[in-house]
RNA sequence: GGGUCGGUAGUAUAGUCAGGUUAGUAUACGGGCCUGUCGAGCCCGUGACCCGGGUUCAAAUCCCGGCCGACCCGCCA
Numbered sequence: 001g002g003g004u005c006g007g008u009a010g011u012a013u014a015g016u017c018a019g020g021u022u023a024g025u026a027u028a029c030g031g032g033c034c035u036g037u038c039g040a041g042c043c044c045g046u047g048a049c050c051c052g053g054g055u056u057c058a059a060a061u062c063c064c065g066g067c068c069g070a071c072c073c074g075c076c077a
Base pairs, nucleotide, nucleotide: 001073002072003071004070005069006068007067010027011026012025013024020057028046029045030044031043032042033041050066051065052064053063054062
């Protein structure tokens, strides 16, 4: 330098192919219930689509560019 895949709450991920109700789950954190106490369990709450542009009535999703990460190939030495 080229190619492929990926980037979503603090963390790990689903959803993307095939656009459409308030972006789901686990964990974390806060509160409550329960418990002799602490775990555990149950209930409620908090919190996210990497950045910019395009297409569209409508974009996490499709297209283009950028940034970052992983892997593969190539070049120099």
A computed fold for a 77-nucleotide RNA from Candidatus Scotarchaeum otlingeri, annotated as transfer RNA.
Rfam family: tRNA. By type it is a transfer RNA.
The organism belongs to Candidatus Scotarchaeum, within Archaea.